The part of an RNA shown here (small-subunit ribosomal RNA, central domain) has 346 nucleotides and comes from an uncultured bacterium. Its Rfam family is "Bacterial small subunit ribosomal RNA". Rfam links the family to the GO terms ribosome and structural constituent of ribosome.
[in-house]
Context: one part of a larger RNA
RNA sequence: UUGGGUUUAAAGGGUGCGCAGGCGGAUUGGUAAGUCAGUGGUGAAAUCCCUCAGCUUAACUGAGGAACUGCCAUUGAUACUAUUAGUCUUGAGUACAUUUGAAGUGGGCGGAAUGUGUCAUGUAGCGGUGAAAUGCUUAGAGAUGACACAGAACACCGAUGGCGAAGGCAGCUCACUAAACUGUAACUGACGCUCAUGCACGAAAGCGUGGGGAUCAAACAGGAUUAGAUACCCUGGUAGUCCACGCCGUAAACGAUGAUUACUCGAUGUGUGCGAUACACAGUACGCGUCUAAGGGAAACCGAUAAGUAAUCCACCUGGGGAGUACGAUCGCAAGAUUGAAACUC
Numbered sequence: 001u002u003g004g005g006u007u008u009a010a011a012g013g014g015u016g017c018g019c020a021g022g023c024g025g026a027u028u029g030g031u032a033a034g035u036c037a038g039u040g041g042u043g044a045a046a047u048c049c050c051u052c053a054g055c056u057u058a059a060c061u062g063a064g065g066a067a068c069u070g071c072c073a074u075u076g077a078u079a080c081u082a083u084u085a086g087u088c089u090u091g092a093g094u095a096c097a098u099u100u101g102a103a104g105u106g107g108g109c110g111g112a113a114u115g116u117g118u119c120a121u122g123u124a125g126c127g128g129u130g131a132a133a134u135g136c137u138u139a140g141a142g143a144u145g146a147c148a149c150a151g152a153a154c155a156c157c158g159a160u161g162g163c164g165a166a167g168g169c170a171g172c173u174c175a176c177u178a179a180a181c182u183g184u185a186a187c188u189g190a191c192g193c194u195c196a197u198g199c200a201c202g203a204a205a206g207c208g209u210g211g212g213g214a215u216c217a218a219a220c221a222g223g224a225u226u227a228g229a230u231a232c233c234c235u236g237g238u239a240g241u242c243c244a245c246g247c248c249g250u251a252a253a254c255g256a257u258g259a260u261u262a263c264u265c266g267a268u269g270u271g272u273g274c275g276a277u278a279c280a281c282a283g284u285a286c287g288c289g290u291c292u293a294a295g296g297g298a299a300a301c302c303g304a305u306a307a308g309u310a311a312u313c314c315a316c317c318u319g320g321g322g323a324g325u326a327c328g329a330u331c332g333c334a335a336g337a338u339u340g341a342a343a344c345u346c
Stems, first nucleotide, its partner, number of pairs: 004317003007300002012314001014201004021194003025088007033081002035077008049065006091191001092188003095184003099180002103177007110154001114150008125136002162169002206247006216240001220236004258313006266291009295302002319346003328339004
């Protein structure tokens, strides 16, 4: 490389958009580049293959044939691909009407809790644990009540629920922005799918500048435990956790399952529409779940939300360790990220 694979054995890119490229619906005509057929030329000799012949045989050698699967030219064929000119509506999109949701961004508002402060009542403990101690407290703590302030998060509803490309998104409300489904079948008429490079987004932690700082809490300190205890437990506690702007670009970024399209028994629950109707019951579209037939699978299991049957495009894998390391390069303020070997060894 071919072949074979990628839920769990090595292997699906974190996600989207998308240029080039690859692939692409129905139908009619033209062209004839690919494709197919015929003819001509060329494809040196040797070699290879076949049939004979010569050395006693073989190797070896000689003769003839075939072959040289290719290239060029030319004459045709037109199903498919291509190209060109039309047509079509089922793919795709638009319009109109309805609906839905924690989808996003920026404001405003709310109550509970927590902590702190002040005042009042009140007196000896509080706190914490397996048990304790450190800690707080007669300079009046803890408890109870009133008032005030601060920051962060939104109990119940709440769900096997919903939305989003993924990351993710939850108090209420306003403004702006985006999306999807359904219905009508009015309009466009293949406008589509995928996508290397690229661009954008991307939890947490971390970084820079400036704010903020209630809670929790790496580091750190003390108390315990213990043979020791640089831990688990306890008392404190700083970065951080929050906001704005700018970086970082990684996660078990998981469904460990790339995207799109078509096809392939049933049962049951649920979300949002439509239609019908008295509510029931059953139908239909798009989602979210459970079980299962065929089929698949090494099995576990998957099973119309496929890991089944097929097609197109992209990404990735090729024994374990060395190693996601070294070196180089690119990016980054740094931390580091991306790309990514070999020797050697089993």